[in-house]
This is a predicted complex of two RNAs, RNase P RNA and transfer RNA, with 441 nucleotides together. Model confidence (mean pLDDT): 76 of 100. It holds a member of the Rfam family "Bacterial RNase P class A". Rfam classes the family as a ribozyme. Its family is annotated with dimeric ribonuclease P complex, ribonuclease P activity and tRNA processing in the Gene Ontology.

Formats: sequence, structure tokens, C1' cells
RNA sequence: GGCGGGCGGGCGAUCGCUGCGCCGUCAGAGACGUGGAGGAAAGUCCGGGCUUCAGAGAGCAGGGUGCUGGGUAACGCCCAGUCGGGGUGACUCGAAGGAAAGUGCCACAGAAAGGACACCGCCGCCCCUCGCGGAGCGGUAAGGGUGAAAUGGUGGGGUAAGAGCCCACCGGCGGCCGGGUGACCGGCCGGCCAGGCAAACCCCGCCCGGAGCAAGACCAAAUAGGGGGACGUCGCCGCCGUUGCGGUGGAGGGGCUGCUCGUCCCGAGUUCCCGGGUCGUGGUCGCACGAGGCGCCGGGCAACCGGCGUCCCAGAGAGAUGAUCGCCGGCCCCUCAGGGGUGCACAGAACCCGGCUUACAGCCCGCU
RNA sequence: GCCGGAGUAGCUCAGCUGGUAGAGCAGCUGAUUUGUAAUCAGCUGGUCGGGGGUUCGAUUCCCUUCUCCGGCU
Repeated sequence: GGCGGGCGGGCGAUCGCUGCGCCGUCAGAGACGUGGAGGAAAGUCCGGGCUUCAGAGAGCAGGGUGCUGGGUAACGCCCAGUCGGGGUGACUCGAAGGAAAGUGCCACAGAAAGGACACCGCCGCCCCUCGCGGAGCGGUAAGGGUGAAAUGGUGGGGUAAGAGCCCACCGGCGGCCGGGUGACCGGCCGGCCAGGCAAACCCCGCCCGGAGCAAGACCAAAUAGGGGGACGUCGCCGCCGUUGCGGUGGAGGGGCUGCUCGUCCCGAGUUCCCGGGUCGUGGUCGCACGAGGCGCCGGGCAACCGGCGUCCCAGAGAGAUGAUCGCCGGCCCCUCAGGGGUGCACAGAACCCGGCUUACAGCCCGCU
Repeated sequence: GCCGGAGUAGCUCAGCUGGUAGAGCAGCUGAUUUGUAAUCAGCUGGUCGGGGGUUCGAUUCCCUUCUCCGGCU
């Protein structure tokens, strides 16, 4: 220097706050015991559990994701590897499928920005001219010039001058063989046709229903109104039986995500029963035993998984988790015996969990 | 706590599919007027909230972060 892991004030005394248990009391007050912020509790950027919408359907649309293999409840996360970039190196970074499916864009400059191109230059033929030189037709991408980018690179042969036109090596592409689960790697052969951008549309593979604990469930009281059953009506169109009328199919309205399909529900009125939306209601649950922590053993390169043992570890009112003193440890200043100052990094739970990202004074350990 | 939206000149706002940023008001200078206002002509003024990435090139596309605003019992 590089990489990984851990800690992030300690001890004691006093006074408080809060959850739970227990004693006590008519009830309270009070006494005792015990628990009480973080590695990020943050941002809310991903993923899941849970709840509800109807135990949540199909297709399209829409959104996300993107090397390979594995891990996981799942992920855009993690581990191992491949390829590419950086570093002398330990190591590190990468949204890394497809540009030969199609469409689009490539400003300015430049002759030309895509199956392109002759501006300067080079070469040939021919004409004018005494000559220098000039005009026309054609060839040429080796050289100059423009640009971020100009139709493989270097060298040799070849040619009027040139050119993968030919050859060697390198790079790319295709085919075959071998290795690997795979990304990919190695070897041989072939002929040079193929610019960049997909964090532009798009194509391909995979994944995704919406809303969120202020979700939601239950209890008690008051008041307005909701739900279900029965009777009944078919309010529109059609069919069948038909005196009245009954049966049946469709249309219609509402919900299930935007559309389609599919599917569920509904009907004017009367009566009975149940029940609890919402305004300024109140209480209980959800709510902390969990993809849980620690230790040992085993499997695996690892992420991780399995077994055994052990522990219970915040939780609300959207509000608690603190203060003072002493000693020690930091940091700063003056001085070098010592003294003074400073509570002292970032920051504080609110349904829970796995990640990512961001902030962070200082200290410790291990590998290289 | 949860959900959504916006940052561009001093102020209010444009800027569609990337090509080098504008309008109105305000400010300054000049003209006009005896002078002021109004009017006319011209000019100044921008890290496009910050950082990083993709790209030849980013206000625009992607990621991250900061600030402000709104809604939900």
C1' cells in the first nucleotide's frame, strides 16, 4: 500500500421516565424484581412475510430485469467463475443478451456518415501549347486533409498507379474437433462480406395483480343509513307454453387492474331478521417466538445449508429509553512537573424481516 | 409512519423523440421629454439543485443524494 472483520466510551453513586411481573389498596399513591435504540434505527431504493380487495383467473398492453453456475422465502442482493478495462503488484471495476430481424439517429466539420465517397494528391489515354502548363475521359482509398468515428492492422510481393489482388503473422467472422454443467477456452481449416449507438424504439429469455399496519379484525354506546331472506316485479329485446300468467336466453348496471375474454353480483315495491359505514367516539387485538441470537459438530472453495445444546432480548399515547457528580479513557489548548476546556463521530425504533445506498471523530484484530 | 409531485436568469415559466438554452417582467445604456412615467432601440445576467455513469456529445437517458411542496387516520 491492498483486502476483510469487529468496537464505536468504561466503572461506581444518586435522582428520574417507561413496558412487564409481583406485593399492597375500595380505588389510587407506593414498595420490590426485571427489560429498555442502531450499525446504520436514516433514505424509502429493491425484495419478502402479513392483511385486505372475490382463497386474485387467461391473453394483450404496461413495468422490471439481463455474462455463466450456485445460494435464498424472494430480490436489482450475496458467493464462485468467464470475458473485458485499470494497477509494477497484493487487488479492483464492469446495467456484460442481440447492431447478421426491422426502424431510427450520427449535430458542426468534411468530397463522402452506410453496402458511402475522388477535395488535394498519384497513374493512364487523348486534345491544346515551342515549352512551362492547362482542359476532357477513366483508374486508384497507398499518402494528405475533415471528424468522436472513413470500410481490418503491420510487413513483403505485385501494379501504369493502386487495392486481401496474392502471401506471412495478428485481430474479427464461419465450420469441424477436443476440454468444461455452463459462460468460455484451445487446436485445425476456410474465404475477407459485416462502422457506432439498444441507460433510442425494438427483438429474445426470465419475473411481476392492486393497496398498504393510518393494512385490517373484534367489542361497547348513540344516531343516520347498510346487508340478507321471503313475498313480489320481469323496467328493454327474443323464444316456448299461454285466459290471467309462468319458464328461459340475451341486452343493461356494478365489481374483479388499463383493454378483451371469462367470471361473480344486482334489480320497482312490501315485510321480517341481522348488523355496525362515518362525523369530534372509546377500547382490545394485529404487536414482537422470529426466514431469531449464541456455542459446538458436520457438508460445501464460498455464499449458505443441516443437526444438537442453550437463551428470551425494547415497544408505545405517533410522546419512555434520561440527568447530575466522581474516577478512568478520548479530543483540543497552554505548558512540558502539571494545569485548563470539552459530554465527546454519525445519528435515534414505531408491523416485522433480508438487502442496497448514504452519513460516521476515533480505536482494535487478521490476511496479503 | 405511508403515498405522490417539483427544482432552469433576480421573479414567473418554456425548452416532445440527445446536437451545446430561450420568453415575459425586473436591471443597465441610449433616444424621446423642460423633467418623470409610458414608448422605441440595444445590452447584461445561467456550475440547468449536487455527485457519478452511458454516449463523440446530457437540461434531456440511468443511478445516487440534497432541498421544497401536497395528500392519507